The RNA shown here (c-di-GMP-I riboswitch aptamer) has 101 nucleotides and comes from a Gammaproteobacteria bacterium.
[in-house]
């Protein structure tokens, strides 16, 4: 340099949960916290997986009519959809500490 990570020293990340604080939601950030991580550092390039505001499809109530009849519009349900978000789920690509050879 390659490869590998039993143990260790030096730092480093920070799961769940609490507070604040942004968001419609997933989920961010920021303190605290310490489950775990040797790439739990970067990229978000491929799959995946979360959310569904906006935006659409269905149906329902209501409401309106003298009556046949009934709309858009708003409201409720239920579905979809990412542009939103994870990347601490898996590839990829870069970089990088300690050991050990």
């Nucleotide at each position: 340099a390659c490869a590998a990570g039993u143990g260790a020293a030096a730092g480093g990340c920070a799961c769940a949960c609490c507070c604040g604080u942004c968001g419609a939601a997933a989920g961010g950030c920021g303190g605290g916290g310490c489950c775990g991580c040797a790439a739990a550092g970067c990229u978000u390039c491929c799959g995946g997986u979360c959310u569904a505001a906006c935006g659409g499809a269905u149906c329902g109530a209501a409401a309106c009519c003298a009556g046949c009849g009934c709309a858009a519009c708003g409201c409720g349900a239920u579905c979809c959809u990412a542009u939103g978000a994870c990347g601490g789920c898996g590839g990829a690509g870069c970089u990088g500490c300690c050991u050990c050879c």
The coordinates come from a structure-prediction model, not an experiment, and the mean pLDDT is 81. The model forms 95% of the base pairs in the Rfam consensus. It matches the Rfam family "c-di-GMP-I riboswitch aptamer". On this family, see Weinberg et al., Nucleic Acids Res 2007: "Identification of 22 candidate structured RNAs in bacteria using the CMfinder comparative genomics pipeline". The sequence was found by an Rfam model in a public genome assembly. NCBI's taxonomy places the organism under Bacteria, Pseudomonadati, Pseudomonadota, Gammaproteobacteria.